The RNA shown here (c-di-GMP-I-GGC riboswitch aptamer) has 80 nucleotides and comes from a Bacillota bacterium. The model forms 91% of the base pairs in the Rfam consensus. Its mean pLDDT, the model's own confidence on a scale to 100, is 88.
C1' cells in the first nucleotide's frame, strides 16, 4: 500500500412518527435504528425522481452521495 476481524475506540442513521421549509422531488431539527469501513465531502459520467416545454426518443429545471461508477479527504490494524 492493497485489504477489511465475531478486534478496539469513536462515528453515521433506513423505515416510521413529530415540528418546520419547499409548488414538488426533497431539505433541516428532534425522536427512532434497518443497516454502513467512507452511509465524510463533490452532481463529473450513468441512473432514478420533481416541475415545465415539445411531434419527439429531445430540451430546460431542480432533487437524490444510503443506486452504480469516478474524484477527493480520513479513524483503527488481526490474518493474508
Nucleotide at each position: 500500500u492493497c485489504c477489511g476481524a465475531u478486534a478496539a475506540u469513536a462515528g453515521c442513521a433506513a423505515a416510521c412518527c413529530c415540528a418546520u421549509c419547499g409548488a414538488g422531488a426533497g431539505g433541516u431539527g428532534g425522536g427512532g435504528a434497518c443497516g454502513c469501513a467512507a452511509a465524510g465531502c463533490c452532481a463529473c459520467g450513468g441512473g432514478u425522481c420533481u416541475g415545465g416545454g415539445u411531434u419527439a426518443u429531445c430540451c430546460c429545471u431542480g432533487a437524490c452521495a444510503g443506486c452504480c461508477g469516478g474524484g477527493u479527504u480520513g479513524c483503527c490494524g488481526a490474518a493474508g

About this RNA:
Rfam family: c-di-GMP-I-GGC riboswitch aptamer. Its family is annotated with cyclic-di-GMP binding in the Gene Ontology.